SAM riboswitch aptamer (S box leader) from a soil metagenome, 104 nucleotides, folded computationally. Rfam family: SAM riboswitch aptamer (S box leader). Rfam links the family to the GO term regulation of gene expression. Its mean pLDDT, the model's own confidence on a scale to 100, is 86.

RNA sequence: CAUCUAGAGGGGUGGAGGGACUGGCCCAUUGAAGCCCCGGCAACCAUCGCGACCGCAAGGUCGAGACAGGUGCCAAAUCCAGCAGGCAAGCAGCCUGAAAGAUG
Numbered sequence: 001c002a003u004c005u006a007g008a009g010g011g012g013u014g015g016a017g018g019g020a021c022u023g024g025c026c027c028a029u030u031g032a033a034g035c036c037c038c039g040g041c042a043a044c045c046a047u048c049g050c051g052a053c054c055g056c057a058a059g060g061u062c063g064a065g066a067c068a069g070g071u072g073c074c075a076a077a078u079c080c081a082g083c084a085g086g087c088a089a090g091c092a093g094c095c096u097g098a099a100a101g102a103u104g
Stems, first nucleotide, its partner, number of pairs: 001104004009038005017027003021082004039074003044070002047066002050063005078100001083097005
């Protein structure tokens, strides 16, 4: 800096935790985390050409695409909220932005 309401799980091992934190709410002995194997999703980076623009050139930027090598991911919107503002105001609730976090 970009993205985060889409998408995609089986087996083995293991044996009580897990969903970042806090509060909630969930998942889990019909087997959590971790590790291994296989499979899948996606397309950030890499690679490949195409178009436009910039450049003397090397090359760069942007757009649309192909591919699947490197990451990532495969309960629930980043599970919801947390801070600020707005709508509403009896409560519940809703919207926008930030913060925090995750990935590249």